[in-house]
């Protein structure tokens, strides 16, 4: 330098005819217990990486940029 893939909650990750965003764990509160843990219930937590485009409507489609992972190539 080229190619592919990835970026969604604090962490790990789902999310296809484009139509109001989810799970597990973690956190907080409650319940339970002599107490702790576990189990149970509830709550909170999101500019869906950033900027544009298409569309009535974009996490989803298109373009650019940034970051990450892997592969290839060059260093006469």
């Nucleotide at each position: 330098g080229c190619c592919a893939c990835c970026u969604u909650a604090g962490c790990u990750c789902a999310g296809u005819c484009g139509g109001u965003a989810g799970a597990g764990c973690a956190a907080u509160u409650c319940c339970c217990u002599c107490g702790u843990a576990a189990a149970g219930a509830a709550u909170a937590g999101g500019u869906c990486g950033c900027g544009g485009g298409u569309u009535c409507a974009a996490u989803u489609c298109c373009c650019g940029c940034a970051g990450g992972u892997g592969g290839c190539u060059c260093c006469a």
Description: Transfer RNA from a Microbacteriaceae bacterium, 76 nucleotides, folded computationally. The prediction has a mean pLDDT of 80. Lineage of the source: Bacteria > Bacillati > Actinomycetes > Micrococcales > Microbacteriaceae. It matches the Rfam family "tRNA". Rfam describes the family as follows. Transfer RNA (tRNA) molecules are approximately 80 nucleotides in length. Their secondary structure includes four short double-helical elements and three loops (D, anti-codon, and T loops). It is annotated as a transfer RNA.